[in-house]
Context: one part of a larger RNA
RNA sequence: GGACGAACGCUGGCGGCGUGCCUAACACAUGCAAGUCGAACGGGGUAUCACGGUAGUAAUACCGGAAGUACCUAGUGGCGAACGGGUGAGUAACACGUGAGCAACCAACCCCAAAGUCAGGGAUAACACCGGGAAACCGAUGCUAAUACCAGAUACCUUCUCGGACUCACCUGAGACCAAGAAGAAAGAUUUAUCGCUUUGGGACGGGCUCGCGGCCUAUCAGCUAGUUGGUGAGGUAACGGCUCACCAAGGCGUCGACGGGUAGCUGGUCUGAGAGGACGAUCAGCCACACUGGGACUGAGACACGGCCCAGACUCCUACGGGAGGCAGCAGUGGGGAAUAUUGCGCAAUGGGCGAAAGCCUGACGCAGCAACGCCGCGUGGAGGAUGAAGGCUCUUGGGUUGUAAACUCCUUUCAGCAGGGAAGAAAUUGACGGUACCUGCAGAAGAAGCCCCGGCCAACUACGUGCCAGCAGCCGCGGUAAGACGUAGGGGGCAAGCGUUGUCC
Numbered sequence: 001g002g003a004c005g006a007a008c009g010c011u012g013g014c015g016g017c018g019u020g021c022c023u024a025a026c027a028c029a030u031g032c033a034a035g036u037c038g039a040a041c042g043g044g045g046u047a048u049c050a051c052g053g054u055a056g057u058a059a060u061a062c063c064g065g066a067a068g069u070a071c072c073u074a075g076u077g078g079c080g081a082a083c084g085g086g087u088g089a090g091u092a093a094c095a096c097g098u099g100a101g102c103a104a105c106c107a108a109c110c111c112c113a114a115a116g117u118c119a120g121g122g123a124u125a126a127c128a129c130c131g132g133g134a135a136a137c138c139g140a141u142g143c144u145a146a147u148a149c150c151a152g153a154u155a156c157c158u159u160c161u162c163g164g165a166c167u168c169a170c171c172u173g174a175g176a177c178c179a180a181g182a183a184g185a186a187a188g189a190u191u192u193a194u195c196g197c198u199u200u201g202g203g204a205c206g207g208g209c210u211c212g213c214g215g216c217c218u219a220u221c222a223g224c225u226a227g228u229u230g231g232u233g234a235g236g237u238a239a240c241g242g243c244u245c246a247c248c249a250a251g252g253c254g255u256c257g258a259c260g261g262g263u264a265g266c267u268g269g270u271c272u273g274a275g276a277g278g279a280c281g282a283u284c285a286g287c288c289a290c291a292c293u294g295g296g297a298c299u300g301a302g303a304c305a306c307g308g309c310c311c312a313g314a315c316u317c318c319u320a321c322g323g324g325a326g327g328c329a330g331c332a333g334u335g336g337g338g339a340a341u342a343u344u345g346c347g348c349a350a351u352g353g354g355c356g357a358a359a360g361c362c363u364g365a366c367g368c369a370g371c372a373a374c375g376c377c378g379c380g381u382g383g384a385g386g387a388u389g390a391a392g393g394c395u396c397u398u399g400g401g402u403u404g405u406a407a408a409c410u411c412c413u414u415u416c417a418g419c420a421g422g423g424a425a426g427a428a429a430u431u432g433a434c435g436g437u438a439c440c441u442g443c444a445g446a447a448g449a450a451g452c453c454c455c456g457g458c459c460a461a462c463u464a465c466g467u468g469c470c471a472g473c474a475g476c477c478g479c480g481g482u483a484a485g486a487c488g489u490a491g492g493g494g495g496c497a498a499g500c501g502u503u504g505u506c507c
Stems, first nucleotide, its partner, number of pairs: 001507004006503005013379006019372002021337001026335003030332003035079003040076002043073006051064005086290003096214007105207002110203008118152001120150002127142002130139003157184005163178002166175003188195003216262003223253003228250008265287004269280004292313005315326004343369001345368003351365001352363004382412004392403004416448001418443005426434001451496005456477003462491005472479002
C1' cells in the first nucleotide's frame, strides 16, 4: 500500500447492486417449510331431482327418497417424500481434484424399438357393532372394493444348465447363432381417442466400484499389523473384493516416514504479489459428510433416510403414575454465548420442483419487500458575480496581518429529497407479490442534506494561551521539570469525505 462476512469511536443526505451468527454441531415457545391424484377403489357427506307420504280446494310447505348429475372427502391404492433447503461436527480418507478402467455393476420417471395385456381366486381397511385406555392408541366379531394381494395359462423374449460351432479380447472371459430341458408376465381407467400395465433390447439422465498422480504440521511418534497379508472353499452384494466365515500358509507395511499425535471438510476459486510464491476456502457453483448422542435395519429404482421406523442414552414436556410425546445444522423468531451479524413480512406473478389427463393443488426452493454506511459504485449538500477587503474571531512590533470572495448583497439553476398528475416492461393467455414501484411530466424554493482524522521527524499542514516530569501524548524515535510548533483549548492550516479514524487478521 492492498484486502475483509469485520468490530469499536465520532458522524451520517439519496440511490443501484451485493452481503449479513466467523462464537455455543448450545437449548428451543409459536407459525409455516411435502404433498398430490375421485380419470385406480369401495364407502360417507352436501346440493339437485323422478316419485311417495302428511297438511291444504289450490299455489305451496314439511318429511322420506331409487338411479343419475355436480362438489367435497376420512380410508385402501399409486407416485413423490432419497429432490429441493441447512450445517461443517466428524473426516488426512480414493473424502476431494485430475486422468484412466469395470470383459465385475445398478438404473424409477423419460425417449426409441419388438412382443403381449388370457382366464381365475382368497382376503383386508374403510364401515357396522362390542370392548379396553386419562391419553397416545389398541383389541374382538361381521361385511365389502380395486391399477392392493395370490396361484394358473401363454413366452417374440429373458435367466439358468448341458451340447455344437464362430468372432473378439486376453489376467478371469465377452458377444452373436443353432439344439434340448427348467423357470419367469400383465390392470385397468376415462372415453373413442388417449393415458396406463407386463416382458425384453438399446439410449439418456443419475449412481456404485477399482486404480495412477496431486494437495497440512510433527521423529521430543520408529517400529506397526491376527482378518492382519495371501490362498482354497462357501456365504453375501446390483457388482469385484477378508466384505464375512471355515480351513491352510506366514505373510503385509515402514526413514521415498509406516504407526501414533495435532490440525482440517475438499475443489472451482478469493486476497495479495511484476511474477514465482504466500495466505485463505464467507457469499455463488461442483463433490463429500452430518441431522439431539450412539447403534440398527425396514420400505423402495434409489436411504441405512433432517421435518420415517426400532433400540439405548441425555434433556424437555403431558399424565388419572399404569403410560405417553418431542428433536429448527429448513424460513422467520426466542433465550444463551459473544466485540459482533436482520423480519415471528408479501407472493406463488416469474423461474424451477412434486402430483394430476387437465383444471389445478402444494412449494419459507424461489421471486420480492423490510432492517444494517457491512461493502462496492454513482449522485448531492448549489452556480456566477461580489471590497485595497464589513462585523466578529485569532494574532500583533498597535502600523497591520489573517479568517477572506469567505459572508452579506445581486443574478441564476433545481440534480437528489418533497408535493401533484400520468404510469410500464417483466406474461403467449381473462394470471403481477414487487407496486401506483421504475420511469415521464409539472410545481415550490438555495430551499431539507458535512463530518472525521491529523499538523515534532518519518509525513502534507503553525501560532497563541493554559499546564509545569503534573495532567497527559505515543506506531518508532521520543515529548512534558515556567518561554512545549509533540499535553489541553482556541484560531489557522493539511488530508480524506458520507464517511473518517482505531483495533484485529492476511499478502
The part of an RNA shown here (small-subunit ribosomal RNA, 5' domain) has 507 nucleotides and comes from an Actinomycetes bacterium.
It was read from a public genome assembly.
Model confidence (mean pLDDT): 86 of 100.
Taxonomically the source falls in Actinomycetes (Bacteria, Bacillati, Actinomycetota).